[in-house]
RNA sequence: AUUGACGAAAGGCAAACCCGCCGAAAGACGGGGACGCAAAGCUAAGGGUCUAAGGCGUUUUUUUCAUUGGAAUGACGCUAUGACAGCCGAGCCGCCGCA
Numbered sequence: 001a002u003u004g005a006c007g008a009a010a011g012g013c014a015a016a017c018c019c020g021c022c023g024a025a026a027g028a029c030g031g032g033g034a035c036g037c038a039a040a041g042c043u044a045a046g047g048g049u050c051u052a053a054g055g056c057g058u059u060u061u062u063u064u065c066a067u068u069g070g071a072a073u074g075a076c077g078c079u080a081u082g083a084c085a086g087c088c089g090a091g092c093c094g095c096c097g098c099a
Stems, first nucleotide, its partner, number of pairs: 012037002017032004022027001035086001041092003046088002048084003054079006061072003
């Protein structure tokens, strides 16, 4: 270095979906449930993805004798301070083996 023995043992987590609850939403939490996972354990100030309450912009309609402006209203767009660790990467911790 290669091959065989040799793949095991004890377990763990829990996708979709359903119910409850929180939230504007994304989504989180609890219960049920298993698609899968050798880190599907933890960390959100690496990247990426999701959401848009609030903010900003555009525009429709209404209000007027008319115009401008304002206000109200609907639509569209942009934007995390919100979210995702079971998207990738990174850091830390961690079970068993004839390692």
The prediction has a mean pLDDT of 82. The RNA shown here (c-di-GMP-I riboswitch aptamer) has 99 nucleotides and comes from an Armatimonadota bacterium. The sequence was found by an Rfam model in a public genome assembly. The organism belongs to Armatimonadota, within Bacteria. It matches the Rfam family "c-di-GMP-I riboswitch aptamer". Its family is annotated with cyclic-di-GMP binding in the Gene Ontology.